[in-house]
Context: one part of a larger RNA
Molecule: small-subunit ribosomal RNA, 5' domain
Organism: Thiomonas sp.
């Protein structure tokens, strides 16, 4: 010099953009962070409307709905680096695999059964819950049937599925409900794809030999199990291997990459934000569900804490977004909105979303802008110096004319809006001028930010300049004070009665809403 997720000291007008616990992966009070589907189901606790009734009240008839049963999601998306030196990163290949939802096709979706939560009675507990008994549906659950694919095979043959729900609706049938026709979501089976993961192998990238030998499921093979898959992944047995001076084992240290900073580079140094992968979710194990987890807001067990209790017993995990205490030189709001952009579910309309977006706070940075123009010599007062002549602060100021960015007041005003829902039209589908879908038109209609960027108009220099240097390196000097004192110092060094080095002042230098120190790295 040039960075920096800084921090400390002085100082301070304004904006855009970013960035903000680097320490105790230390413990947490409180709210919120993952819900949603009545077009899957029996219901009907609570709102409203309808009906009956004088009234109390009844009634699921209807909008709708808490709690349940059931789906799909909760494996994603947020958060942190403790762990981990290779079960992990980058990168290049490779075979024996799995994949809900989505996309493309094929060929189904007939026919019965028993349970069980809610709910009701009854009972135990302080609670958090939990028991007996009784009713009920279903896209919960079991068989029957049938099998284009399929899956096993000893190639004869065997084994295996499904579930409906809404919307409209001419004829026929029926007291209605509906059947029945069609349309759209849906199930089942199977084949490809797409995107994702799962497993293997190469090469790469830290220090220490004051770590020299290490290994027994160890190495390899055979037969059995096991897994979505290969494989000692596990087991018998057999066989004695396998790795290592091209550093095995052991120890320390560290998530890892793209990429950051520094450099002419070559290379050091680092890995915050952003962006891909890995690992964790108080510690430690362990498996249920499920396409998928060995699961951060699931479950069990043990263990440390911490709270609740009627002492019988029970709850609880912020390394999610705020926020609290400690820790520390030090790091932010218990905001705002689903409007955008993504995500759950859901026909839809919605609904949920501390992801996101936006506002807060902090000069922590990078950028940009003001804090005044012009004119003004009697070279004014005042300070400083002074050879007393004067010099110098200085056009600097006042003073005349101006202008108004930014800031105040005011007054307009884009963009992010793309949806969604009426209503015509015109296609598709279809018996159908129902319905549903598409596509135009066009009414309504949806912004947290937002008193929004941004635009005019008022008034008025009004409201806005500090740090640090001035011995030499290294740009900028004189006076006073002080007297090896008190003090400076990054190095060489300054101070011991005229100190450009200590302390003020006057002056000058350089940066500038910043300006030094301080750690840090190149």
């Nucleotide at each position: 010099g040039a960075u920096u997720g800084a921090a400390c000291g002085c100082u301070a007008g304004c904006g855009g953009c970013a960035u903000g616990c680097u320490u105790u992966a230390c413990a947490c009070a409180u709210g919120c962070a993952a819900g949603u589907c009545g077009a899957a189901c029996g219901g009907c606790a609570g709102c409203g409307c309808g009906g009956g009734g004088u009234a109390a009240c009844c009634u699921g008839g209807c909008g709708g709905c808490g709690a349940g049963u059931g789906g799909c999601g909760a494996a994603c998306g947020g958060g942190u680096g403790a762990g981990u030196a290779a079960u992990a990163c980058a990168u290049c290949g490779g075979a024996a695999c799995g994949u809900a939802c989505c996309c493309u096709g094929u060929g189904a979706u007939g026919g019965g059964g028993g349970a069980u939560a809610a709910c009701u009675a009854c009972g135990c507990g302080a609670a958090a819950g939990c028991g007996u008994a009784g009713c009920u549906a279903a896209u919960a659950c079991c068989g029957c049937a049938u099998a284009c694919g399929a899956c096993c095979u000893a190639a004869g043959g065997g084994u295996g599925a499904a579930a409906g729900u809404g919307g409209g609706g001419g004829a026929u049938c029926g007291a209605a409900a509906g059947a029945c026709c069609u349309c759209a979501c849906g199930u089942c089976a199977u084949a490809g794809g797409a995107g994702c993961g799962g497993c293997c192998g190469a090469u790469g990238g830290c220090g220490g030999a004051u770590u020299a030998g290490c290994u027994a499921g160890u190495u390899g093979g055979u037969g059995a199990g096991g897994u979505a898959a290969a494989g000692g992944c596990u087991u018998a047995c057999c066989a004695a291997g396998g790795c290592a001076a091209c550093g095995a084992u052991c120890c320390g240290u560290a998530g890892c990459u793209g990429g950051u900073c520094u450099g002419a580079g070559a290379g050091g140094a680092c890995g915050a934000c952003c962006a891909g992968c890995c690992a964790c979710a108080c510690u430690g194990g362990g498996a249920c569900u499920g396409a998928g987890a060995c699961a951060c807001g699931g479950c069990c067990c043990a263990g440390a804490c911490u709270c609740c209790u009627a002492c019988g017993g029970g709850a609880g995990g912020c390394a999610g977004c705020a926020g609290u205490g400690g820790g520390g030189a030090a790091u932010a709001u218990u905001g705002g909105a689903c409007a955008a952009u993504g995500g759950g579910g859901g026909c839809a309309a919605c609904c949920c979303u501390g992801a996101u977006c936006c506002a807060g706070c902090a000069a922590u940075g990078c950028c940009g802008c003001g804090u005044g123009u012009g004119u003004g010599a009697a070279g004014a007062a005042g300070g400083c110096c002074u050879g007393c002549g004067g010099g110098u602060u200085g056009u600097a100021a006042a003073g005349c004319a101006c202008u108004u960015u930014u800031g105040u007041u005011g007054a307009g005003g884009a963009a992010g809006a793309a949806u969604g829902u009426g209503u015509u039209u015109g296609g598709g589908u279809u018996a159908a001028u129902a319905g549903u879908c598409c596509a135009a038109a066009u009414g309504c209609u949806u912004g947290a930010c937002g008193u929004u960027a941004c635009u005019c108009a008022a008034a008025g220099a009004a409201a806005a300049a500090g740090c640090a240097c001035c011995g030499g390196c290294u740009a900028a000097c004189u006076c006073c004070g002080u007297g090896c004192c008190a003090g400076c110092a990054g190095c060489c060094g300054c101070g011991g009665u005229a100190a450009u080095a200590c302390g003020g002042a006057g002056g000058g230098u350089g940066c500038a809403a910043g300006c030094g120190u301080u750690a840090a790295u190149c």